[in-house]
RNA sequence: AGAAAAUAGUAUAGUGGGAGUACGGGGGGUUUUGAGUCCUCUGGUGCAGGUUCGUAUCCUGUUUUUCUA
Numbered sequence: 001a002g003a004a005a006a007u008a009g010u011a012u013a014g015u016g017g018g019a020g021u022a023c024g025g026g027g028g029g030u031u032u033u034g035a036g037u038c039c040u041c042u043g044g045u046g047c048a049g050g051u052u053c054g055u056a057u058c059c060u061g062u063u064u065u066u067c068u069a
Stems, first nucleotide, its partner, number of pairs: 001068006009023004017053001024042007046062005
C1' cells in the first nucleotide's frame, strides 16, 4: 500500500421489511438416582455518522483481527 472479517457465553447463517440454527446456561416433565430425551426461558448485529418510509444488509469514517506485497 492492497484485500478480507467483526452477529448471543462459543461456533455459524441471514439477496432492504419476521434477527435465526446448533452447542451452552436457568427452570420444569420423564427416571429410584444419574445419563439420555421432551417442553420452556435466557441472551446478540465492533463503534460513530449518512442514504432510505424502513438497514445485520447500501455508503463514509474509525477500532480490532487476519492475509498478500

A computed fold for a 69-nucleotide RNA from Plestiodon stimpsonii, annotated as transfer RNA. Its Rfam family is "tRNA". The family's RNA type in Rfam is transfer RNA. The prediction has a mean pLDDT of 82. The sequence is in RNAcentral, with records from ENA.